[in-house]
RNA sequence: CGGAGCGGGCGAGGCGGUUGCUCCCGACUCCGAAGGGAGUCGGGGGAGGAAAGUCCGGACUCCGGAGGGCAGGGUGGCCGCUAACGGCGGCCCCGGGCGACCGGGGGAAAGUGCCACAGAAAACACACCGCCCGAGAGGGCAAGGGUGAAAAGGCGAGGUAAGAGCUCACCGCCCCGGUGGCGACAUCGGGGGCACGGCAAACCCCACCCGGAGCAAGGCCAAACGAGCCCCCUAUGGGACGGCCCGUCCCGGGGGCGGGUCGGCCGCUCGACCCCGCGGGCAAUCGCGGGGCCAGACAAAUAACCGCCCCCGCCGCUUUAAGGCGCGCGGGAACAGAAUCCGGCUUAUGUCUCGCUCCGGCCG
Numbered sequence: 001c002g003g004a005g006c007g008g009g010c011g012a013g014g015c016g017g018u019u020g021c022u023c024c025c026g027a028c029u030c031c032g033a034a035g036g037g038a039g040u041c042g043g044g045g046g047a048g049g050a051a052a053g054u055c056c057g058g059a060c061u062c063c064g065g066a067g068g069g070c071a072g073g074g075u076g077g078c079c080g081c082u083a084a085c086g087g088c089g090g091c092c093c094c095g096g097g098c099g100a101c102c103g104g105g106g107g108a109a110a111g112u113g114c115c116a117c118a119g120a121a122a123a124c125a126c127a128c129c130g131c132c133c134g135a136g137a138g139g140g141c142a143a144g145g146g147u148g149a150a151a152a153g154g155c156g157a158g159g160u161a162a163g164a165g166c167u168c169a170c171c172g173c174c175c176c177g178g179u180g181g182c183g184a185c186a187u188c189g190g191g192g193g194c195a196c197g198g199c200a201a202a203c204c205c206c207a208c209c210c211g212g213a214g215c216a217a218g219g220c221c222a223a224a225c226g227a228g229c230c231c232c233c234u235a236u237g238g239g240a241c242g243g244c245c246c247g248u249c250c251c252g253g254g255g256g257c258g259g260g261u262c263g264g265c266c267g268c269u270c271g272a273c274c275c276c277g278c279g280g281g282c283a284a285u286c287g288c289g290g291g292g293c294c295a296g297a298c299a300a301a302u303a304a305c306c307g308c309c310c311c312c313g314c315c316g317c318u319u320u321a322a323g324g325c326g327c328g329c330g331g332g333a334a335c336a337g338a339a340u341c342c343g344g345c346u347u348a349u350g351u352c353u354c355g356c357u358c359c360g361g362c363c364g
Base pairs, nucleotide, nucleotide: 001360002359003358004357005356006355007354008353009352010350013309014308015307016306017305018304019303021046022045023044024043025042026041027040028039029038030037031036048335052346053345055344056343057342058341059340060214061213062212063211072210073209074208075207076206077091078090079089080088081087092105093104094103095102096101106205107204111203112202113199114198115197128145129144130141131140132139133138153171154170156168157167158166172194173192174191175190176189177188178187179186180185218266219265220264221263228257229256230255231254232253233252237251238250239249240248241247273292274291275290276289277288278287279286280285310332311331312330313329314328315326316325317324318323
């Protein structure tokens, strides 16, 4: 200098001013019998790293539930962390990469099932080409070829008619034992000629975990209209037809109650919270001490404008150049936006920024 791997920070310029919106606190004024409400002024707070997707886990609330089992769902190397988790940390094994580093993880020797195409055969083996014996019929074989994502331990030597764990060495595999480790596992020794192809995000088996619904949870206050119930009053009453009478027909009034709708209030934001320091631990994380209060709205606020400075680009002047100057112009983003809260994961986003590491080239 170039290429690459991993991790962290910020999220958009800084300072000041003016005008607004929303929440809290204080003072004053007004209204109300009161709880309280309204207004003015002053002070303070006011989106995110993902507020998102709603994928996982919890807090909280209501409902259900003796206990156990079945069914159903989830998780899956080991040990830790945690309120919990499918999250995080460390470690183990396997695979990929020259490397920094990255990806994966129970059981296929309990059973059932599946393995397209090609191929002789896709699993109690088999034989297309091929090799060997044989005149042939037929028999022996699986080394080589060929097919496939995958072909019955690998490789070498011996052996043989040709071959073959048929025999032997090494590697692999299985069984037994020793040592180290909490453990996954590692390592060493002995034995066995080798049985056991792949798929569990197919059924299944093993171990562990799991009640349901969700802040539109849930609770409190409570209009108008209508239905209902109770009490009181009323028939010598009211209305319609009719000119009037008779007659016929129709009909109550007032108060209270409780349920719930519109609406209002609570839940609502102080919490597994944030910052700093010290200590234990490799770390995740835990403990102690000190300090801080950091949006709570409901059709939903968090904005607009101006000045100075800073940064970037263009232009002009100057300079041999690097560069310098300019009351010249333009720009300072992207993804996105709280709605009960918290811990994660995932996804989106920038000519932003910092650090560690690996590989290659060149120079000293």
Predicted 3D model of a 364-nucleotide RNA (Bacterial RNase P class A) from a Candidatus Aminicenantes bacterium. The model forms 94% of the base pairs in the Rfam consensus. It matches the Rfam family "Bacterial RNase P class A". Rfam classes the family as a ribozyme. About the family: Ribonuclease P (RNase P) is a ubiquitous endoribonuclease, found in archaea, bacteria and eukarya as well as chloroplasts and mitochondria. The source organism's lineage runs through Bacteria, Bacteria candidate phyla and Candidatus Aminicenantota. The sequence was found by an Rfam model in a public genome assembly.